[in-house]
RNA sequence: GAACCAGUGGCCUAAAGGUAAGGCGCUGCCCUCCGGAGGCAGAGAUUGCGGGUUCGAGUCCCGUCUGGUUCU
Numbered sequence: 001g002a003a004c005c006a007g008u009g010g011c012c013u014a015a016a017g018g019u020a021a022g023g024c025g026c027u028g029c030c031c032u033c034c035g036g037a038g039g040c041a042g043a044g045a046u047u048g049c050g051g052g053u054u055c056g057a058g059u060c061c062c063g064u065c066u067g068g069u070u071c072u
Base pairs, nucleotide, nucleotide: 001071002070003069004068005067006066007065010024011023012022013021018055026042027041028040029039030038048064049063050062051061052060
């Protein structure tokens, strides 16, 4: 220098164009002598960033940043 892959709540992972789902963790309540386990409820992501296409974008296109792999 080039090609490819990845980036989504605190963490891990879904969502192949139609108002972002789940697990762990967190908060409250129940249960318990207290706690843990268990049960119920809740908060939390405008999807790395900036544009474009589209009625509509996490998803498609362009640029860019970060990480990884390979090649030179």
A computed fold for a 72-nucleotide RNA from Magnusiomyces paraingens, annotated as transfer RNA. The source organism's lineage runs through Eukaryota, Opisthokonta, saccharomyceta, Dipodascales and Magnusiomyces. Its Rfam family is "tRNA". The family's RNA type in Rfam is transfer RNA. Rfam describes the family as follows. Transfer RNA (tRNA) molecules are approximately 80 nucleotides in length. The RNAcentral record of the sequence draws on Rfam. The coordinates come from a structure-prediction model, not an experiment, and the mean pLDDT is 81.